[in-house]
Context: one part of a larger RNA
RNA sequence: UUGGGCGUAAAGAGCUCGUAGGCGAUUCGAUAAGUCGGACGUGAAAUCUCCACGCUUAACGUGGAGGGGCCGUUCGGUACUGUCGUGACUCGAGUCCGGUAGGGGAGUGUGGAAUUCCCGGUGUAGCGGUGAAAUGCGCAGAGAUCGGGAGGAACACCCGUAGCGAAGGCGGCACUCUGGGCCGGUACUGACGCUGAGGAGCGAAAGCGUGGGGAGCAAACAGGAUUAGAUACCCUGGUAGUCCACGCCCUAAACGAUGACAACUAGGUGUUGGGGAAGCGAUUUCUCAGUACCGCAGCUAACGCGUGAAGUUGUCCGCCUGGGGAGUACGGUCGCAAGAUUAAAACUC
Numbered sequence: 001u002u003g004g005g006c007g008u009a010a011a012g013a014g015c016u017c018g019u020a021g022g023c024g025a026u027u028c029g030a031u032a033a034g035u036c037g038g039a040c041g042u043g044a045a046a047u048c049u050c051c052a053c054g055c056u057u058a059a060c061g062u063g064g065a066g067g068g069g070c071c072g073u074u075c076g077g078u079a080c081u082g083u084c085g086u087g088a089c090u091c092g093a094g095u096c097c098g099g100u101a102g103g104g105g106a107g108u109g110u111g112g113a114a115u116u117c118c119c120g121g122u123g124u125a126g127c128g129g130u131g132a133a134a135u136g137c138g139c140a141g142a143g144a145u146c147g148g149g150a151g152g153a154a155c156a157c158c159c160g161u162a163g164c165g166a167a168g169g170c171g172g173c174a175c176u177c178u179g180g181g182c183c184g185g186u187a188c189u190g191a192c193g194c195u196g197a198g199g200a201g202c203g204a205a206a207g208c209g210u211g212g213g214g215a216g217c218a219a220a221c222a223g224g225a226u227u228a229g230a231u232a233c234c235c236u237g238g239u240a241g242u243c244c245a246c247g248c249c250c251u252a253a254a255c256g257a258u259g260a261c262a263a264c265u266a267g268g269u270g271u272u273g274g275g276g277a278a279g280c281g282a283u284u285u286c287u288c289a290g291u292a293c294c295g296c297a298g299c300u301a302a303c304g305c306g307u308g309a310a311g312u313u314g315u316c317c318g319c320c321u322g323g324g325g326a327g328u329a330c331g332g333u334c335g336c337a338a339g340a341u342u343a344a345a346a347c348u349c
Base pairs, nucleotide, nucleotide: 003321004320005319006318007303008302012317014202015201016200017199021195022194023193026088027087028085029084030083031082033081034080035077036076037075038074039073040072041071048066049065050064051063052062053061054060092192093189094188095187096185097184098183099182100181104178105177106176107175108174109173110172111155116150117149118148119147120146121145122144126137127136163170164169207248208247209246210245211244212243216242217241221237222236223235224234259316260315261314262313263312264311267294268293269292270291271290272289273288274287275286276285277284278283298305299304322349323348324347331342332341333340334339
């Protein structure tokens, strides 16, 4: 490389948009580039196949015949692919109209519970903590309890194998701005599509820069225990950080460990959001989109998956190729740094 693969064995990029490229629905006509056929040319010799002959055979050699992809010229065929045109066509895609659910996003404001702290009242000797303790707090009046105040962060119940979002993720309430989805209608456009190397944007937590903020929690750190030791687990404290604004970082078991899009292939149960039908109603039933469980065929090494596939196919991208060395070194790119990304080899089993 071919091949074979990528849920768990190595392997789906964290996610989306999108450039080039690849691939692309239906009708008619033209063309004949791909494609198919004929003819001609070329296709040196050796080699190859067949026949004959020569070395005692064979290998080998000699002679003859045959075959030969590609390529070129030319004449044809036109189903498919391409190109051009046409009238276009409407099922793909999109627009429009009418509905509809939602923790989708951004900003502003606001609410109650709780923790902590401060002030005041009542009140007295403990509180706290643990397996048991001690450090710690408390007669300078703690803890408990009542009232008042300050401040920050998070939003109990509702809450749901419920919802929304491309993913990361999103949860008190109100308002403003704003994205997407789904359903119904079929009014319009008329293939405008799918994927997507590079590229661009988004991207939990931790971390970094500048300036704020700081209640609780809490790396580091200190002390008390435990222990043979205890640089831990437990306890008392406690600083970065956690929060806000702006700017970086760009990584995760970023997981469904399952790329995107399209088509096809038994069913059953629950649930979310629409629409239709029947019915006075309760309700029943059909259908579209999502979500969860079970399960036929089929697939799978098994586990399991099973119309939302890991089934049957198509198009495009990404990735894998024994373990260690190593996601490391060197170099490049990016970053303030931490580091990220790209990514070997020697050697060894």

This is a predicted structure of a 349-nucleotide part of an RNA (small-subunit ribosomal RNA, central domain) from an uncultured bacterium.
The coordinates come from a structure-prediction model, not an experiment, and the mean pLDDT is 86.
The RNAcentral record of the full RNA draws on ENA.